[in-house]
Context: one part of a larger RNA
Molecule: large-subunit ribosomal RNA, domain II
Organism: Candidatus Parcubacteria bacterium
């Protein structure tokens, strides 16, 4: 590493809440305990609890209570719904009757009033439909208890995991120190004291020679140590080996026996040692310590589907409440939401300078300050005021939108509102827009949007690329139409049409700045009385102007810058000379011949342009369009839409014999955390009914059924047990946890 097996939301609770279901019902239920028992359980037991009345902080009062001076108001009461029946009543329809009164229509009589007949309204009775009220009946609801499920709480409480803490013991065969008793230290060197002799002294001292054999003395084996290097570093070895090194009569080394124990001992002291473990040994127990942390958490299908925010938090990677999700329920309208209209308040964007400030130019005034002063005043300075022109502001406003917000009305939608059960979420990301911080830096950071997407979204485009563009995947189809984006080849579709631009491979990376590259537009000037350019010719005289100067002659410098001849020619624009000279220019004539020139705006280009593996700044090939701008017509292009067929959820309708089934219409069916629903499989139990040596389970193959978890048939293997249906109970599903055990 792989395979197999094992491996994580469980149990208890007369605890609580909710939902489902069952019993009883204006009531429900027992607890301890007692008795009985075939030991499975049964009976008794009304104490207690919940309900039957609320309200107030409470005293309390009570169908009311609280609040207040009194109202308003808050919480309650009279519950509520459905089926059937009865009674009463109202409306409408039908039928019958209609004596009188009243109203009305028609006909007849009449001048008319009026009268008669017929009809209706009206009235009475009966039947039917609908509505309302009351009563009765049954049920729901409401109450309570049991059971089941969900959640909470208490317990190990989904599972594994500490570093640690405490208690009782076990350890000094390692090692530290100590005690007792033993043992060991080749050889060589040095030569202390003392002693003897001699010299010497008054006597000492001292000196010399000899003897002597001291020492944490010297050299160096055993022995002990471990300073350096190499080697080793899945080793010979969890500290060795090799070559060197230190001590080696000592605070030496060592044998045996003994002593000191963890809140402790020992320590020539290093947090060093106390059995390869030491800032507190090891072992067992408390113990499943605790872990706001990390990891893991096992079958299927269906419906819906978040959050990364606020407040508070010894809080900030945790929690609680709210917000957002789901499921159930009440209500069905003065509810919610959307659109339109109408009515509102506002001080944002913009704008403005009337206030508060900031700030530029000009003019005027100034009893202010400063400077100067001849003391009369003067003033290019600072300040104040007025006028004028152009401006600035989140904390300025004489003004002032669009949106947004609030409300009413109408229309639309149809429960989205509200109440309750269960959650998850509290690290968000980018993009667009309005802002703060920063540098109008960041793939930066902090807010806002009834903005979007990702998150939790696949598909197409963008070469590739969560957050961009298009578009929201129920399943099948070698059918169609489109979106973004594309249509020369890679690569599906135009080598499509027309008009322009670019010549830089610009396109296919970049700024200030530069550009007589080129296209378009506008305005002006010159021009057949000949422009612009080129060429031919002239460009003169006073005069070398005066000054200056060595010189200064158009041309070092200063001053002046006139006059004349002329078609024209500066007291000279440049080069040049020591100074002259010389060459050009301005200006003029001629030749030529038709446009020339200046400024501004604008399209596309060009330069500016240097980086590290290899072209490498079009995805590539390659392209002069297959680049750029404009117009146009086609086509391609997605899981979008359509077509055909199937599944499923909700809803509406119809039919059938009911829980339910069938058929049709409509709207749906991406999905993480998460909520809800329906199922499959495993083990065991109960009931019913079965299979099996004529072959059970298990294993292997093939075929079939089911959306799926899975199920079935058959063949083989196997060789003794095993299914079905209904209900019940769980050690109930494995791929991950540096998981555990086994095998390879």
């Nucleotide at each position: 590493g792989c395979c197999a097996a094992c491996g994580a939301g469980u149990g208890u609770g007369c605890u609580g809440c909710g939902c489902g279901u069952c019993g009883c019902u204006a009531g429900g239920u027992u607890a301890a305990g007692u008795c009985c028992u075939c030991c499975g359980g049964g009976a008794c037991g009304g104490a207690g609890c919940c309900a039957c009345a609320g309200u107030g902080a409470a005293a309390g009062c009570g169908a009311g209570c609280g609040u207040u001076a009194a109202u308003c108001c808050g919480c309650g009461u009279g519950a509520u719904c459905u089926u059937u029946c009865u009674u009463u009543u109202a409306a409408c329809u039908c039928g019958a009757c209609u004596u009188c009164c009243c109203g009305u229509g028609g006909c007849a009589g009449u001048a008319a009033c009026c009268u008669g007949c017929c009809g209706c309204g009206c009235g009475u009775c009966g039947a039917g439909u609908u509505g309302a009220a009351a009563g009765a009946u049954a049920g729901a609801g409401g109450g309570u208890g049991g059971c089941g499920c969900g959640c909470a709480c208490a317990c190990g409480a989904c599972c594994c995991g500490a570093a640690a803490c405490c208690g009782g013991g076990u350890g000094a065969c390692c090692u530290a120190u100590c005690c007792a008793u033993g043992u060991g230290c080749a050889g060589g060197g040095u030569g202390a004291a003392g002693c003897g002799g001699g010299u010497g002294u008054a006597a000492c001292a001292a000196c010399c020679c000899g003897u002597g054999g001291a020492g944490g003395c010297c050299c160096g084996a055993a022995c002990c140590c471990a300073c350096g290097a190499g080697c080793c570093g899945u080793g010979c070895a969890a500290a060795a080996c090799u070559c060197g090194g230190g001590g080696a009569u000592g605070a030496c080394a060592u044998g045996u026996g003994g002593a000191u124990a963890g809140c402790g001992g020992a320590g020539a002291a290093a947090u060093u040692c106390c059995a390869a473990u030491c800032g507190a040994a090891c072992u067992c127990g408390g113990u499943a310590a605790u872990a706001g942390c990390u990891g893991g958490u096992u079958c299927u299908c269906c419906c819906c589907g978040a959050g990364a925010u606020a407040g508070c938090u010894u809080u900030a990677g945790g929690g609680c409440u709210a917000g957002c999700g789901u499921c159930g329920g009440u209500u069905a309208a003065u509810a919610g939401c959307g659109c339109a209209u109408u009515g509102g308040g506002g001080g944002u964007a913009g704008a403005g300078c009337a206030c508060u400030g900031a700030a530029u130019g000009g003019g005027c005034c100034u009893u202010g300050c400063g400077g100067c002063u001849u003391c009369g005043g003067c003033u290019a300075g600072c300040g104040g005021g007025c006028c004028u022109a152009a401006c600035c502001a989140a904390a300025c406003u004489c003004c002032g939108a669009a949106u947004a917000c609030c409300a009413a009305u109408g229309c639309g939608u149809g429960u989205u509102c509200c109440c309750g059960g269960c959650a998850g979420u509290c690290a968000g990301a980018c993009c667009a827009u309005g802002g703060g911080g920063g540098c109008u830096a960041a793939g930066c950071u902090c807010c806002a949007u009834c903005g979007g997407u990702c998150g939790a979204a696949a598909g197409g485009g963008u070469a590739a690329c969560a957050g961009c563009c298009c578009a929201g995947a129920u399943c099948u189809c070698a059918a169609a139409c489109u979106a973004a984006g594309g249509c020369c080849c890679c690569c599906a579709a135009a080598u499509c049409g027309c008009c322009a631009c670019u010549g830089a491979g610009u396109g296919u990376g970049a700024a200030a700045g530069g550009u007589g590259g080129u296209g378009g537009g506008a305005a002006g000037g010159c021009u057949u009385a000949u422009a612009c350019a080129a060429c031919c010719a002239g460009g003169a005289g006073g005069u070398u102007g005066g000054c200056u100067u060595a010189g200064a002659a158009g041309c070092a410098g200063c001053c002046a810058c006139c006059c004349u001849u002329u078609a024209a020619a500066g007291a000279u624009a440049g080069c040049g000379u020591a100074a002259c000279a010389g060459c050009u220019c301005a200006c003029u004539g001629g030749u030529c011949a038709a446009g020339c020139u200046u400024u501004c705006c604008u399209g596309c280009g060009c330069c500016g342009a240097a980086a590290a593996u290899g072209u490498a700044c079009c995805g590539g090939g390659g392209c002069u369009a297959a680049g750029u701008g404009g117009c146009g017509u086609g086509c391609c292009g997605a899981a979008g839409u359509u077509g055909a067929g199937g599944g499923u959820u909700c809803u509406c309708c119809g039919c059938c014999u009911u829980u339910g089934g069938c058929g049709g219409g409509g709207a749906g069916c991406g999905g993480u955390a998460g909520g809800g629903g329906a199922g499959c499989a495993u083990u065991c139990g109960c009931a019913u009914g079965g299979c099996a040596c004529c072959g059970a389970a298990g294993c292997g193959g093939a075929c079939g059924g089911g959306c799926g978890a899975c199920c079935g048939u058959u063949c083989g293997u196997g060789g003794a047990g095993c299914g079905a249906u209904g209900c019940g109970a769980a050690g109930a599903g494995a791929g991950a946890a540096u998981g555990u055990u086994g095998g390879c």